[in-house]
RNA sequence: UUCUUAUCCAGAGCGGCGGAGGGACUGGCCCUAUGAAGCCCGGCAACCGGUUAUUACACGGUGCUAAUUCCAGCAGAGUAGUUUAACUCUGAAAGAUAAGAA
Numbered sequence: 001u002u003c004u005u006a007u008c009c010a011g012a013g014c015g016g017c018g019g020a021g022g023g024a025c026u027g028g029c030c031c032u033a034u035g036a037a038g039c040c041c042g043g044c045a046a047c048c049g050g051u052u053a054u055u056a057c058a059c060g061g062u063g064c065u066a067a068u069u070c071c072a073g074c075a076g077a078g079u080a081g082u083u084u085a086a087c088u089c090u091g092a093a094a095g096a097u098a099a100g101a102a
Stems, first nucleotide, its partner, number of pairs: 001102008013041001015040003021031003025073004042065003047061003050057002069094001074091006
C1' cells in the first nucleotide's frame, strides 16, 4: 500500500510546553491570540493480548479525547413547492480505528 471482517448518534482536562493554524478531500458550516497544530501529563473506551473465569480488571499493544465520521457529496423513497431555495428517511461511496491476510 491492497484485501477481508467489525465498529463509527455513548464517553473523555478550566493542566504544562508551544506558538498559527485546524476540522481527511471538495463545497458548506464551524473552531482558533479568551491561544490552532504538535509534544508531555491527565482522562475516556475496551478492538487485540494478558489476568480473571463469564463479566469484570485496565497490566501490555493500539485507538480516541469540539460539533453524529460536524453536515452534504452517489443512488432511491417520501414531504413541501408559483419561483428561488428546502426537509425527512434508507442504502451505498469515501474516510477513521482495530484485528487478520497478501